Predicted 3D model of an 86-nucleotide RNA (transfer RNA) from a Thermoplasmatota archaeon. The RNAcentral record of the sequence draws on ENA and MGnify. Its Rfam family is "tRNA". By type it is a transfer RNA. NCBI's taxonomy places the organism under Archaea, Methanobacteriati, Thermoplasmatota.
């Protein structure tokens, strides 16, 4: 340099095929609670970010631009990771 695969919240990871809800699913981890003398395990609740915030509002899928009524999903450019070829 060429080809292929990938980048989603602290970590892992689904969603991409057919673009569609008001909400980006689930697990791990974390926080609080029940239980216990205490802890572990189990169970229950909460858990992307910001605003003092479990309501409410806004924002978020590597970064940027575009298409569209609507983009994590389609197109283009760039960055990074993995594998193969040269």
């Nucleotide at each position: 340099g060429c080809u292929g695969g990938g980048g989603u919240a602290g970590c892992c990871a689904a969603g991409c095929u057919c673009g569609g809800u008001c909400c980006a699913c689930g697990g791990c981890g974390g926080c609080g609670g029940u239980c216990u003398c205490g802890a572990a395990a189990a169970c229950c609740g909460c858990u992307g970010g910001u605003g003092a915030c479990a309501a409410c509002a806004c924002c978020u899928c590597a970064g940027g631009a575009g298409u569209u009524c609507a983009a994590a999903u389609c197109u283009c450019c760039u960055c990074c990771c993995c594998a193969g070829c040269g």